Source information:
Transfer RNA from a Gemmatimonadota bacterium, 87 nucleotides, folded computationally. Lineage of the source: Bacteria > Pseudomonadati > Gemmatimonadota. It matches the Rfam family "tRNA". From the family's description: Transfer RNA (tRNA) molecules are approximately 80 nucleotides in length. Its family is annotated with triplet codon-amino acid adaptor activity in the Gene Ontology. Rfam classes the family as a transfer RNA. The coordinates come from a structure-prediction model, not an experiment, and the mean pLDDT is 83.

[in-house]
RNA sequence: GCCCGGGUGGCGAAACCGGCAAACGCGACGGACUCAAAAUCCGUUGGGCGCAAGCCCUUGAGAGUUCGAGUCUCUCCCCGGGCACCA
Numbered sequence: 001g002c003c004c005g006g007g008u009g010g011c012g013a014a015a016c017c018g019g020c021a022a023a024c025g026c027g028a029c030g031g032a033c034u035c036a037a038a039a040u041c042c043g044u045u046g047g048g049c050g051c052a053a054g055c056c057c058u059u060g061a062g063a064g065u066u067c068g069a070g071u072c073u074c075u076c077c078c079c080g081g082g083c084a085c086c087a
Base pairs, nucleotide, nucleotide: 001083002082003081004080005079006078007077010026011025012024019067027045028044029043030042031041032040046057047056048055049054060076061075062074063073064072
């Protein structure tokens, strides 16, 4: 350099044919139980604002298509694999 796969919360990840992003698990926090803890059970858990109801934003970066993009297209960045080059 060429080809293929990938990049989503704190972590592993899910999202059907383009239609409510973050299911589920782990972790964390709060509570129950306990003398206390562990285990177990219940609740909450992407970020910001708000007393609350609720509102806004987020899928590596930027652009495009579309009523609508994590998903399709283009450019770029990064990670993994393969191939080539290595005079």